[in-house]
RNA sequence: AGAGUUUGAUCCUGGCUCAGAGUGAACGUUGGCGGCGUGGAUGAGGCAUGCAAGUCGAGCGAGAAAGUCCGCAAGGAUGAGUACAGCGGCGAAAGGGCGAGCAAUGAGUGGCUUACGUACCCUAAAGUGGGGGACAACCUCGAGAAAUCGGGGCUAAUACCGCAUAAGACCACAGCACUGCAUAGUGCAGGGGUCAAAGGGGGCUUCGGCUCUCGCUUAUGGAGCGGGCCACUUGAUAUCAGCUAGUUGGUAGGGUAAUGGCCUACCAAGGCUACGACGUCUAGCCGGUCUGAGAGGAUGGCUGGCCGCACCGGAACUGAGACACUGUCCGGACACCUACGGGUGGCUGCAGUCGAGAAUCUUUGUCAAUGGGCGAAAGCCUGAACGAGCGACGCCGCGUGUGGGAUGAAGGCGGAUACCGUUGUAAACCACUGUCAGGGGCUUUGAAUAAGGUGCAUGACCUGCACUGAUGACCUUAACCCCAGAGGAAGUCGCAGCUAACUACGUGCCAGCAGCUGCGGUAAUACGUAGGCGGCGAACGUUACUCGGAAUCACUGGGCUUAAAGGGCGUGUAGGCGGCUUGUCAAGUUGGAGUUGAAAUCCGGCGGCUUAACCGUCGAAGUGGCCCCAAUACUGACGAGCUUGAGUCGCGGAGGGGAUGCUGGAACUCGUAGUGGAGCGGUGGAAUGCGCAGAGAUUACGAGGAACACCGAAGGCGAAGGCAGGCAUCUGGUCGACGACUGACGCUGAGGCGCGAAAGCCGGGGGAGCAAACAGGAUUAGAUACCCUGGUAGUCCCGGCCGUAAACGAUGUGCACUAGGGAGGGGAGGACGCCUAGUUCUUCCUUCCCCAAGGGAAACCGUUAAGUGCACCGCCUGGGGAGUAUGCUCGCAAGGGUAAAACUCAAAGGAAUUGACGGGGGCUCACACAAGCGGUGGAGCAUGUGGUUUAAUUCGAAGCAACGCGAAGAACCUUACCAGGACUAGACAUCUACCCAAAUCCCUUCGAAAGUCGGGAGUGCUUCGGCCGGGUAGUGCAGGUGUUGCAUGGCUGUCGUCAGCUCGUGUCGUGAGAUGUCAGGUUAAGUCCUUCAACGAGCGAAACCCUUGCCGUUAGUUGCCAGCGGGUAAUGCCGGGAACUCUAGCGGGACUGCCACGUAAGUCGGAGGAAGGUGGGGACGACGUCAAGUCAUCAUGGCCUUUAUGUCCUGGGCUACACACGUGCUACAAUGGCGGGUACAAAGGGUUGCCAACCCGCAAGGGGGAGCUAAUCCCAAAAAGCCCGUCUCAGUUCGGAUUGGAGUCUGCAACUCGACUCCAUGAAGCUGGAAUCGCUAGUAAUCGCGGGUCAGCCACACCGCGGUGAAUAUGUUCCUGAGCCUUGUACACACCGCCUGUCAAGUCAUGGGAGCCGGUUCCACCUAAAGUCGUUAGCCUAACCGCAAGGAGGGCGGCGCCUAGGGUGAGGUCGGUGACUGGGACUAAGUCAUAACAAGGUAGCAGUAGGGGAACCUGCGGCUG
Repeated sequence: AGAGUUUGAUCCUGGCUCAGAGUGAACGUUGGCGGCGUGGAUGAGGCAUGCAAGUCGAGCGAGAAAGUCCGCAAGGAUGAGUACAGCGGCGAAAGGGCGAGCAAUGAGUGGCUUACGUACCCUAAAGUGGGGGACAACCUCGAGAAAUCGGGGCUAAUACCGCAUAAGACCACAGCACUGCAUAGUGCAGGGGUCAAAGGGGGCUUCGGCUCUCGCUUAUGGAGCGGGCCACUUGAUAUCAGCUAGUUGGUAGGGUAAUGGCCUACCAAGGCUACGACGUCUAGCCGGUCUGAGAGGAUGGCUGGCCGCACCGGAACUGAGACACUGUCCGGACACCUACGGGUGGCUGCAGUCGAGAAUCUUUGUCAAUGGGCGAAAGCCUGAACGAGCGACGCCGCGUGUGGGAUGAAGGCGGAUACCGUUGUAAACCACUGUCAGGGGCUUUGAAUAAGGUGCAUGACCUGCACUGAUGACCUUAACCCCAGAGGAAGUCGCAGCUAACUACGUGCCAGCAGCUGCGGUAAUACGUAGGCGGCGAACGUUACUCGGAAUCACUGGGCUUAAAGGGCGUGUAGGCGGCUUGUCAAGUUGGAGUUGAAAUCCGGCGGCUUAACCGUCGAAGUGGCCCCAAUACUGACGAGCUUGAGUCGCGGAGGGGAUGCUGGAACUCGUAGUGGAGCGGUGGAAUGCGCAGAGAUUACGAGGAACACCGAAGGCGAAGGCAGGCAUCUGGUCGACGACUGACGCUGAGGCGCGAAAGCCGGGGGAGCAAACAGGAUUAGAUACCCUGGUAGUCCCGGCCGUAAACGAUGUGCACUAGGGAGGGGAGGACGCCUAGUUCUUCCUUCCCCAAGGGAAACCGUUAAGUGCACCGCCUGGGGAGUAUGCUCGCAAGGGUAAAACUCAAAGGAAUUGACGGGGGCUCACACAAGCGGUGGAGCAUGUGGUUUAAUUCGAAGCAACGCGAAGAACCUUACCAGGACUAGACAUCUACCCAAAUCCCUUCGAAAGUCGGGAGUGCUUCGGCCGGGUAGUGCAGGUGUUGCAUGGCUGUCGUCAGCUCGUGUCGUGAGAUGUCAGGUUAAGUCCUUCAACGAGCGAAACCCUUGCCGUUAGUUGCCAGCGGGUAAUGCCGGGAACUCUAGCGGGACUGCCACGUAAGUCGGAGGAAGGUGGGGACGACGUCAAGUCAUCAUGGCCUUUAUGUCCUGGGCUACACACGUGCUACAAUGGCGGGUACAAAGGGUUGCCAACCCGCAAGGGGGAGCUAAUCCCAAAAAGCCCGUCUCAGUUCGGAUUGGAGUCUGCAACUCGACUCCAUGAAGCUGGAAUCGCUAGUAAUCGCGGGUCAGCCACACCGCGGUGAAUAUGUUCCUGAGCCUUGUACACACCGCCUGUCAAGUCAUGGGAGCCGGUUCCACCUAAAGUCGUUAGCCUAACCGCAAGGAGGGCGGCGCCUAGGGUGAGGUCGGUGACUGGGACUAAGUCAUAACAAGGUAGCAGUAGGGGAACCUGCGGCUG
């Protein structure tokens, strides 16, 4: 520090997710030791039991017992002035716990208290005199179950009460001086009034007293601790906007330690609030802690400070202090005891228990230390504290061994095939060590001191100092020493990417995984297991939560044209910001100083535990607050001025700016009248509609309403919405030139106010045209639409609402700055032009276009900024849910404004790129169409396919690109299928062992054959190494046309012989990519040329290759025969020839070379030429596409099978047949059929072969045997053609299917199931619907010939060969396909794409809902405990007064105010639930349509209104996205 994830790829925006650190944690697996920490986060739920606050006899009275001793006993002594209890004092308000409440009565920080208190402690001063009356305990009587209580009697005090004394205390009076912001305070002096006390112990004593000490009282100062006040800071929410009657203030009084509406009476009417009052929700606050670079964010457990609470609520008492955790009273809930009358209790102290919960410990030891209470002290008390126990809960440390050791052991796993790799120096084995745990021993520190003793100081006591001097819970402590032995001690998570780490098997979209992307549908590094490996390690993972990454709320540090985001526009309030000069102040600001910022923590230094964690000590820091001093540049405040910002006046200008009134013509419709006579109208085409009752057309006149052609424009005006005939009136804004004036008067603008298209609403008018709704006609599968005919609201005017739009430049307003060029509109000035027409320059305002810099993700913006800055406002924070619900508010309504959440997804999105696609465009090509010729589709047959059938009809091929295809030959074989019969190391390969020795041949049983039973004959070759065969047995295995062509190789089809597909370097772009390859020409062609940020190159095209067309040359047999010779009935038959044809080698020839046109490429025409622009034909098929085809040609991974899915055999099937399709053949006839005669090919094949002549047969064929391993012989006859004859338009002398009969041939065998021949038979069919195929020249059409496969053949197929030999092309509008450029795109599995809505089903969350239930809160009223206060005429009454009567004072009781709680009623608010209901989200394949994306087939979208199953449709005005 980043990474993964939107796309085919890219850049951006943007969310989600991960890696880090942390925790009072929990859960899973595992677990050796120790140290230091830490441990009820949930029910502030309920609690059994024990303990947690007592102490003082040196304040007081009283005062046992057991036991022991003495005694015969009584009794005494001791225990003991002890224990228990009481009066009294101090403490109990601390310590300890918890966080319910609390949003300020709190906390933090800093001040103030001239408005206050203070027991214990310290300091210094004075005093401590003299009396009195009670009450407990105790005794006695009584009530009660108990708790407890009542009557009577006795008694002490440091308990209680008067009196004396008393100051500088307090109170009132009154004077002087000083001080404070004010109320006021301080100091000094005066006289008057009021208020104290208690004793205990020790020593000495001449018993008078003296003295010491601890107490007591009054008053001073202090320390520490408290009370009160102020400022700032300290959560969320505006879907809480107004709140408040003790409320705000005053006066007087009360109350308090003290200020104060704290309380009361009266008076006034104030007080708070957008800098957020009031309300609601949540929450103890802080030092700190976690995180972070920081700023921040989150948090407040342990520890420390503050606050609050103590079963819930209320209240006071006591006291220095409380409205009191282990006190009191009352009300309430709960629990317990009870004799039913009545009582008791409060673990949010330490342990512990139940409950709830994912979850949190021992009913431990000790007061040894530290600290606290009491005490003079000893001491007692102390669940504070110190220790131990439990828990890997956290942090830290240590260990589970170390070194050597390769037969790289065995085993495991993996690969290959019999060896490797890995586990792995790992183990074994050898040599060592001894931490921890275990056993034994020794024992430090925590202890300082108390009483007492000794010494010193003092004359002595007391006291002080020094030395000495008991005391250890932990503790069987730590540390150290000894003993023994590698012995007792390793797991967990992960291994697709992020992210370190890979293989095998199992599984087969199952089981499962998953933080995100995503894995799993038979080869899963992603599931499960194993081996291996990686990480961490007494732990490791998971879950939850916080911060980080996240610049993803942006102060540091973000944005708003199109990604989310500029308010529809203006005006203006608060607020924010504000020109130049100068003065004063010093609030902001800056500097310095002071004070505070507790300790702990963090950080640094040093130190202590063996180290560390931990701890100690010192320092630094604590970025903050307050106060003082100083400075005055800037901001600010106040004052004085200035003119440039802003404004005013005067002079001109342009304009659909606004309002009102008047007015005009064209068009339209209607009415009337005339002419006229059959249609009009409308559409893609029609129909509805109108018209002989006279339409339409045309003429004239009249009426009416709405809108304003031309001018007119990227032109003008306005803030926006918006504004258009003409004229008049009123009126706003704006611009220019030149002067004068005011003197910062400015900018922005939350709320507020105003304006605000269209549609819509209310009332009144108006209504020509147009036109939602509606009606009809069409279209259509349907057509609630598009089209047509009609047509109502509305559109228009007046008045009033509504307040929204794609209200858009999707761009807030204002100011300033930053290159230019061109054009339009409006003004001003100058120069030129004799005047003019005009030209030109400068300048201001305004509207567009193109561009530099710069900006931007890019597109683009670019002085009218989206650049560079400033000021202010508005708005955004992933998509959906949703601009929805609810609440509030506005509206007559429609609806508007404000505006969520649950839930759900991992994307949604912007710009640009490459493709693909378009019922987008342009250019171009192709038998693509058109022009032609001939077919198919109809018939019969052949053949293939589907389907059906079957025991089987083996399998594959499936639009083009399957279907006369694999198959260039299914009767057996083939053959893979079926039935039956057989074999099991096998029909075939290799190895081992044994046998036979061959092999092999012959005979034989059963059998359909395969096979099986038995018998016989036979004894190999050799280079001497060896080789070959059969049988039996055995083991690794053979075998498989079984499966997967979606695991593959190879081969093939197709687009397509289409002209494309790429690369290197350079350049452009952030990038994907682009350029090159585009443009202009040209070509069959990315063929070539020219230009060009490209320059070159490759694969394709072309050429090279084969064939064919012309010529030459070489050669001349089997081919040829011109000339010469010979011969025949005839023939190159023979001699010979090498001319010609031909054969087959080698060459030549054609290149736009020449003429014409053009820059060129090239093109048209021409010449020459056998051939002319690729001469014809072929082979040759770029990058790639279709998971195209083939596992059945072959090869091959995986899987499956192994007496069978293998192998052999016989028979059957692949040849079935209602039917459907493809491809063909033959026809339907006269351009023909038949009969006779006659002519001319090419290319092939042939020894298991072709087969001549000749003979036989009507023929198929048979016989025969010559020739030929082929330019020699044979197949072999070419056919159409030509000549002659016949048939005469008919189901025929066309056509030949079908069937009967008789044969031939092949073959082991023609039944299923061959071909051919002859005789007979003579079906359909008279040119073929929709539709569809081929072909552009030696082509189509037509005619025959050959070959492969092959015993034969179902071949009419296929592959070749020649013969005869056309027609047509004006052309590219259309159909199909293709290429290039361009455009749009929401497609990229790429239009067979994407995608919307209703309906139906399931699940989930949520709104409404008659209501029902609960929480909380407010108001009014009723009732009212305890208690304080007030009052009191009843009752009672020790201290004081009084001789007494009595009084003062007090208590009880009564009454009153307030009030917890309770009740009644009316509300607010929140939550739960609810028949039914609304929409929403999600879900593998449901239904209906096809709205959107391309011109998406009616361009789309937003507003509004109506309509419709649904997406949607239509109207109106708007936008271009």

Small-subunit ribosomal RNA from a Planctomycetota bacterium, 1521 nucleotides, folded computationally. The sequence is in RNAcentral, with records from SILVA. The coordinates come from a structure-prediction model, not an experiment, and the mean pLDDT is 85. Its Rfam family is "Bacterial small subunit ribosomal RNA". Rfam links the family to the GO terms ribosome and structural constituent of ribosome. The source organism's lineage runs through Bacteria, Pseudomonadati and Planctomycetota.